RNA sequence: GAGUUUGAUCCUGGCUCAGAACGAACGCUGGCGGAAUGCUUUACACAUGCAAGUCGAGCGGCAGCGCGGGGCAACCUGGCGGCGAGCGGCGAACGGGUGAGUAACACAUCGGAACGUAUCCAGUCGUGGGGGAUAGCCCGGCGAAAGCCGGAUUAAUACCGCAUACGACCUGAGGGUGAAAGUGGGGGAUCGCAAGACCUCACGCGAAUGGAGCGGCCGAUGUCCGAUUAGCUAGUUGGUGAGGUAAAGGCUCACCAAGGCGACGAUCGGUAGCUGGUCUGAGAGGAUGAUCAGCCACACUGGGACUGAGACACGGCCCAGACUCCUACGGGAGGCAGCAGUGGGGAAUUUUGGACAAUGGGGGAAACCCUGAUCCAGCCAUUCCGCGUGAGUGAAGAAGGCCUUCGGGUUGUAAAGCUCUUUCGGCAGGAACGAAACGGUUACGGCUAAUAUCCGUGACUACUGACGGUACCUGAAGAAGAAGCACCGGCUAACUACGUGCCAGCAGCCGCGGUAAUACGUAGGGUGCGAGCGUUAAUCGGAAUUACUGGGCGUAAAGCGUGCGCAGGCGGUUAUGCAAGCCAGACGUGAAAGCCCCGGGCUUAACCUGGGAAUGGCGUUUGGGACUGCAUGGCUAGAGUACGUCAGAGGGGGGUGGAAUUCCACGUGUAGCAGUGAAAUGCGUAGAGAUGUGGAGGAACACCGAUGGCGAAGGCAGCCCCCUGGGAUGAUACUGACGCUCAGGCACGAAAGCGUGGGGAGCAAACAGGAUUAGAUACCCUGGUAGUCCACGCCCUAAACGAUGCAUAUUUGGUGUGGGCAGUUCAUUCUGUCCGUGCCGGAGCUAACGCGUUAAAUAUGCCGCCUGGGGAGUACAGUCGCAAGGCUGAAACUCAAAGGAAUUGACGGGGGCCCGCACAAGCGGUGGAGCAUGUGGUUCAAUUCGACGCAACGCGAAGAACCUUACCUGGGCUCGAACGGCUUCUCAACGCCGGUAGAAAUACUGGUACCCCGCAAGGGGGUGGAGUCGAGGUGCUGCAUGGCUGUCGUCAGCUCGUGUCGUGAGAUGUUGGGUUAAGUCCCGCAACGAGCGCAACCCCUGUCCUGUGUUGCCAUCAUUCAGUUGGGAACUCGCAGGAGACCGCCAGCGAUAAGCUGGAGGAAGGUGGGGAUGACGUCAAGUCCUCAUGGCCUUUAUGUCCAGGGCUACACACGUGCUACAAUGGACGGUACAAACCGCAGCAAACCCGCGAGGGGGAGCCAAUCGGAAAAAACCGUUCUCAGUUCGGAUUGCAGGCUGCAACUCGCCUGCAUGAAGCUGGAAUCGCUAGUAAUGGCAGAUCAGCACGCUGCCGUGAAUACGUUCCCGGGCCUUGUACACAC
Repeated sequence: GAGUUUGAUCCUGGCUCAGAACGAACGCUGGCGGAAUGCUUUACACAUGCAAGUCGAGCGGCAGCGCGGGGCAACCUGGCGGCGAGCGGCGAACGGGUGAGUAACACAUCGGAACGUAUCCAGUCGUGGGGGAUAGCCCGGCGAAAGCCGGAUUAAUACCGCAUACGACCUGAGGGUGAAAGUGGGGGAUCGCAAGACCUCACGCGAAUGGAGCGGCCGAUGUCCGAUUAGCUAGUUGGUGAGGUAAAGGCUCACCAAGGCGACGAUCGGUAGCUGGUCUGAGAGGAUGAUCAGCCACACUGGGACUGAGACACGGCCCAGACUCCUACGGGAGGCAGCAGUGGGGAAUUUUGGACAAUGGGGGAAACCCUGAUCCAGCCAUUCCGCGUGAGUGAAGAAGGCCUUCGGGUUGUAAAGCUCUUUCGGCAGGAACGAAACGGUUACGGCUAAUAUCCGUGACUACUGACGGUACCUGAAGAAGAAGCACCGGCUAACUACGUGCCAGCAGCCGCGGUAAUACGUAGGGUGCGAGCGUUAAUCGGAAUUACUGGGCGUAAAGCGUGCGCAGGCGGUUAUGCAAGCCAGACGUGAAAGCCCCGGGCUUAACCUGGGAAUGGCGUUUGGGACUGCAUGGCUAGAGUACGUCAGAGGGGGGUGGAAUUCCACGUGUAGCAGUGAAAUGCGUAGAGAUGUGGAGGAACACCGAUGGCGAAGGCAGCCCCCUGGGAUGAUACUGACGCUCAGGCACGAAAGCGUGGGGAGCAAACAGGAUUAGAUACCCUGGUAGUCCACGCCCUAAACGAUGCAUAUUUGGUGUGGGCAGUUCAUUCUGUCCGUGCCGGAGCUAACGCGUUAAAUAUGCCGCCUGGGGAGUACAGUCGCAAGGCUGAAACUCAAAGGAAUUGACGGGGGCCCGCACAAGCGGUGGAGCAUGUGGUUCAAUUCGACGCAACGCGAAGAACCUUACCUGGGCUCGAACGGCUUCUCAACGCCGGUAGAAAUACUGGUACCCCGCAAGGGGGUGGAGUCGAGGUGCUGCAUGGCUGUCGUCAGCUCGUGUCGUGAGAUGUUGGGUUAAGUCCCGCAACGAGCGCAACCCCUGUCCUGUGUUGCCAUCAUUCAGUUGGGAACUCGCAGGAGACCGCCAGCGAUAAGCUGGAGGAAGGUGGGGAUGACGUCAAGUCCUCAUGGCCUUUAUGUCCAGGGCUACACACGUGCUACAAUGGACGGUACAAACCGCAGCAAACCCGCGAGGGGGAGCCAAUCGGAAAAAACCGUUCUCAGUUCGGAUUGCAGGCUGCAACUCGCCUGCAUGAAGCUGGAAUCGCUAGUAAUGGCAGAUCAGCACGCUGCCGUGAAUACGUUCCCGGGCCUUGUACACAC
C1' cells in the first nucleotide's frame, strides 16, 4: 500500500496478501564452472580402521631386519646400520568434538589485589664426592584369557644421603633449613699400557631474581518469562581465633552477636550455553546465536582423588550404576559429543578417499618420526556468483494445432530455407604458480689455545607437489550435446474453447462449482522467473495491531462507585554555595573477522586480500555553571490560619403535629359491596358497603416544590430543640511552598440479601384462588408471607451515568436562575463583581452524533484502564464473606468478523395529513338446490400441455364426434408429410379413370392421355429412383433470451443538469404555508432550470350552425293499400366541416395569489359523460405450445403417415355461471316502441306442407334499396289463489328434425310422456355512486353442426353516501429499527 464487516458511507477493529531472508525439507525439472555450506531430530547405541607420540646424543641391552667378522656347516659374534619390549625424559591439560547442564560472576563491558607459572628471554651464582636398589633379560610357578607371583643377576640424566649456599625460606634475630647429572663433538702440548685424564665447544642439570605470555581470584553495571510464586534464609549475615589454599574469603571449624535478602520483585517454577555477530527494519526496535572468532561447560551416567608447572584429565586411574562383548563360568574387556563409517530416530544432512607438498603442533642436537589439526580431492542445484543452450536473414504470413461472427484471427520470423559464429561440453597437444627453507660447498665475523666443531650473515648449489597432467594456452570438427517450473476471478502481470454439473475438485483472504465456470480438469494462447521454479515450516516487515520514536478511553475495547492518604512521581519566586544529573575537551579501552569506504588479486562476479573509517558503550581526567538536583538564607501571587456576615431536604440524636389508610367498639341503616375490557374468586342478612362518635397502631410527610438548594459519592424533604461537618463572601492581619496527584492501605457506599432482638398500618417477592389464553408457571383481579420500619452486626454490588478521574492555567458571546458584596434609583430599579447551577451558540475539536469558559478546545502534572468477536467475568488457584456471593482472573476450541455514528429504503398491533365502492349508508348477488363450465383429486393404455393468492380456476380454447390433437393402442415410412442447393440415373413432362387385398395408410394391377422455345444444335422446365449438404421435433430450459402481456395503478409519482451543503453514502431542488382529481397551481425558500409522467392534443356521445340530399326524410301541394309516385331540401337522419365551456361574468371567502362556494346565462359548469392513452420501476410474475431465438437432447425416431380410442372418466372438493324456489309471478290472447350488427360455397322473402323442429320453394339482395328481423320486458284483457302448486324444470322413455364420409363412445333441436332437488340459503363473501345497479331482450366473432360462455347493442330504470373511528389498498411528512432476498 491492497483485499475483506454495509444496500451504500465514514470510522474503529481484527484477519489476509504483495517484500526480504533460511544450515532447510518436499514436488516437477536439470548443461557447465567457481566459491561456500552440509545430523537443527536420539548428549541414542556403536562393528572396523585411523585420530599422540617421540628421544639410542639419558640407560641396561639385542627379540626382529640388513651389513661386517669367525666357522666346513649347524651356528657364533652388539663390531656396525639400526632397534621390538623395558627403565628414564618431554609431550599427552594443546589441537579436534558437542551444547546436555547452567538464569549465575556463566558471559559481555569496565575496573581491582591477596597469587601461580614447565618450556622461552635477560642478567647472577653453581654443577664436588659417595651409596643402595629395580624393570628388562634368565629360571620356576598359577591362569581359558587379561594378567599375576616367586627366585637370581644388572644400568642410568631413575632413586637416596654427604659437602657447599650468591640469592631463597624459617626465626625467639643468637641462629637454623634446603641443590645439582651428565651426554655428545673436537683437540695442540703434558700424563697414562689402554680406557682415558686434561682443555674446549654444544646440549643438559641445580639455586635465586626480573620479564613475556598464560592461568586462578574479587568488584561494579548489563543479561528471558511467570505475582494464579510474597515472603526467603541457620554457615544463614557479621565478628574473633584457628585450619586450609598458589592466593583474598564461612572456603572449613570453634565461640560470640542476630543479622542478611525482598514490591527497584527476594524465594519458587518454566525456558535457555553467553558474546562478536546474523536476519529484518527508514530508524527505534523485533527475532536469532549454524558455518568463522573469543569465553564457558561437558566427554556412557554419578562420585573421587592420583600424577603433574598445569587436570580433578574425551582416546589416564579408582569406586558405584546402566548397557554391550569375550569366557574353560573361576573371571575379564569397553566407552566415536575426534575423522570416516553403521544401525536407529527423522521431512532431512556427504567418502570406511589422498597427502604431510604447504601452514601449524609434539619429540629430537639433527636427519627424521608422528599429526583424520590442516591442505586437498569425492558426494549433494543446499546457498551465492558467472556462462551457455546460438546469431543474422527469412511472408507463400507454409503445414499442423487452437479459436471463429466462417470473412478470418492466432501460434508467427516462430519453423523450414539461406548465410555465419564456436563460449561451454567432447577429442588432441602443450602446461603452471603454490618451493622457500633445512641440507651441501664457500667467504667473512664470533666462541676457542685452535686454521676442529659450533653459531650468525652473504654467495653458489642439490633435493622436496597430495591436489594433478588440474588451472591455463593452442588446434581441428560441428548448430552440432544442453529448458523447465509456476501462474492467468480480484488483490496481481497474464483469456479463450471443451469436459464436468454444489459432483469431481480449487482455495493465502474474499470466495468459485447446482448445464453456457476467464476460479475445477484438459487443450491452445498468454504472463512471470529461469538451471531452476513452486509449495511447506519458522523469522522480521508491512502492523502507528503494545504506539520510546509513534495510539487511545462521552456513544466503537477502555475513567476504579466515592473520598482520605503513606511510599512514589511532579512542583511558585529570589540569592549564594556544591557539582550528582547535564554540556564540552583530552586520554585509555571498545580482539580479529564481519558491515561501510578507498585500493589490489582471480578474464568478471561471488570470493580472497591491504589500508581506513566506524564501533551509539564503559572508565580516567580537565573545564563549564544556564537548567534539574542537593544545602543554606530570603519573598508572597499557590496553600493555610484568625475576624465579620450569609444561604442550605449536609450529618447524628431527642421531642412533637395534622391529613389519610387499616383495624376495634358502639349507634343509624338495608342489600348489596368490591372489582374488570367483560367477569369471576372475595366481603355481606351471623347485617357488609354507606354514615356518625370514640379509640388503637404503624408508616409516610400533600400544598410550598422549582429547569431550586446541600453533600465527595451513595444520597438528603412536616415542625421544634441539642450536638456537629463543609461551603460562599468581605476587609485586614498572620504563617511562609506548608502544594498537586496517588500503587498498596483506610473509610464511606442505593436497593436487594444475611444474623440477633423488636415492630408490623399500608404496600407486597414467594404462595393460593379467579380470569385471559392453543397454553399462561405472565400481564388483569381477590387475598397474602418474608421484606419494607427500628437497634446492633455483616454484605460491597448497580445503566453506583454527565456511560466524561483529579488539580492548575489560558481562550469570542447571549440569556435565565440560587447565594454574597459594593455602588445607584422614587422603586423590590439598574450597574459592577465573586461563587454555584441551566439553556443556546463562536472559534477550535470530533468518525459522525455532538462538546463548546461547568470543554469532548489549548497546555502541564499524577493515577486508573484498553488492545478483534465468542468461549467468559467462566474454570482452576488464592483471598474476603455466616451464606448468597465478591475481588483477582486464564486456556483449549471456534469465527472473519463483532462493533460505533450517520445515509437511503422497507417495515411498525408509532404519530400527523389525505385519497379510493376501502369502510359506513343502500340495492342486488355468491355461499344452500339442479344443471352448465373450469380446476384439484382420483382413475385410466391415454384421460396431451400450460396457467396457482389478489394478478390460476366459462383462463390459452372467438367452437375437442373425424380433423383439430400435441396424448394412448395398433399398423406403416426412413432424403422422409412440406421447402432449398448439388451429383447421377430413368421417363411417355407419372396425371386421370377403374379393379384386388387391407381398418386405413399403403401395396399390386388394368385402361387412358403425353411439356415449352427453337429449322436444328441446344436451352428451359417436370415426375420418379439413388446419393449428399442441409430437413423435422407442440422434445428440455420463460432461471440463457427477444417480442408480447398481467399487476401495483390512470396511483402521482420517478429523475436529471448546474449550483450549494456534507470527509462521505447522500441531501437540497421534490421539504414548508395554502390549493387541486393531479409534483395541479400560487406563495415562501440555496436553489435555478429541465425531462419522463398529470392535464391537453385523438375517438365516441350530448347542443347549435353550415354544406350535401340517395337507397334516407315528408311540413306544405298532388297521389297511393303503402313516402307508393310526383315534388320538396324545411324536419329527422347519414356524411363532412365548424361553433360552443374558459372560473369567461357577478357576489362572497382567501393573502390582493392559486383557488373554493354560490349565482346568472347556457344544450352542457367547473377534467360535461365514456374510451384510447399506463412514468422510473417491482414481482428471476406469465408465455420456448402463437412467433422468433442461444444452448442442450433426438435422427429406421422424441420425426412422419393412418385407423381406432382419449382430451367428454367420477366416491369427492373448490371457483365462475345459468335456471329457479314464484302472485312486482306463471299461462293464454291482443297491441306497441329499438340500437348495433351480419349476409354470395351467403342472407333468404312471399306462398305451400308439418302440432313442431323443419321441409318444399325460390322473388329480391354484393345491400341507408333485399333479407336475417319476431325485439323482449312494457301495456290491455282473461285465468291460476299460496300449494312442492297451472311454481320449478332436472332426469328418463318413446317418436322425430338438422348438420355432417360419420352423431355408439360424444352434437344441437322438436313433439308427447315423465316431473327430481328446490319454499330465498350457516360461517363467510362479491359487485355497484346514475342513465349507474337491477331487470328485459337483440346482434356478432368462432363456426358444417354445436353458446347458460365471451364481445357489443338498445329498452325499462332505482336506492343511498351522516361521515373517515375502524377493516383493506395507496400517497406525502415525521419517528423507532439489532430489518436490506428488506416483517